[in-house]
RNA sequence: CGCGUUCGCUCGGGGCGCGGCGGCCAUACGGGGCCGAACGCUGAGAUGCACCCGUUGAACCUGACCCGGUUCGCACCGGCGGAGGGAAGCGAGUAUGACCAGCU
Numbered sequence: 001c002g003c004g005u006u007c008g009c010u011c012g013g014g015g016c017g018c019g020g021c022g023g024c025c026a027u028a029c030g031g032g033g034c035c036g037a038a039c040g041c042u043g044a045g046a047u048g049c050a051c052c053c054g055u056u057g058a059a060c061c062u063g064a065c066c067c068g069g070u071u072c073g074c075a076c077c078g079g080c081g082g083a084g085g086g087a088a089g090c091g092a093g094u095a096u097g098a099c100c101a102g103c104u
Stems, first nucleotide, its partner, number of pairs: 001097001004094001006092005011054004016048001017041003021036005060085003066079004
């Protein structure tokens, strides 16, 4: 001097599914669509000013009505993915480190 981690302030980006239950619609009777509140699954989070993420960017989107597994079901798990896209500034401070000077 100070990247990164971390902290603070302000700003910004993002997702919100699936199931059973009840009601309504329609039915070619196979199966389907919409709404509702309490419940269940996974998760940080399933509409909370809560949660997560902001370029060293897998928060999240496209691919995707994708592929394999699993399940009552579902991005539930994995692939895809050394693919593409994607939203930041300032201050503090310093591990590791870099530079300068002095001494030996």